Model confidence (mean pLDDT): 90 of 100. The RNA shown here (c-di-GMP-I riboswitch aptamer) has 76 nucleotides and comes from a Desulfurellaceae bacterium. Its Rfam family is "c-di-GMP-I riboswitch aptamer". The family has 155 seed sequences and 5,092 matches in Rfam 15.1. Rfam's curators write: GEMM was predicted in a large-scale screen for bacterial structured RNA regulatory elements. Of the family's consensus pairs, 95% are formed in the model.
[in-house]
RNA sequence: GAACCGAAAGGGCAAACCAACCGUAAGGUUGGGACGCAAAGUUACUCGUCCCGAAAGGGAAAGGAGGGUUACCGAA
Repeated sequence: GAACCGAAAGGGCAAACCAACCGUAAGGUUGGGACGCAAAGUUACUCGUCCCGAAAGGGAAAGGAGGGUUACCGAA
């Protein structure tokens, strides 16, 4: 110095719910709010899930699981 790992410190994000707006819907944005999170940063690549559709298809979701990628700190 790097990897693994996750004590401490400095911080970060923000579930449910509420309000307004957008959307057929899933859901999203903003504000409030904190259940939690060491990647709860990012990515729709795989499985699963949700919505629209008779189907073909199209859309959503990263806080379901895995993968890719980036990253603060530095004890055991």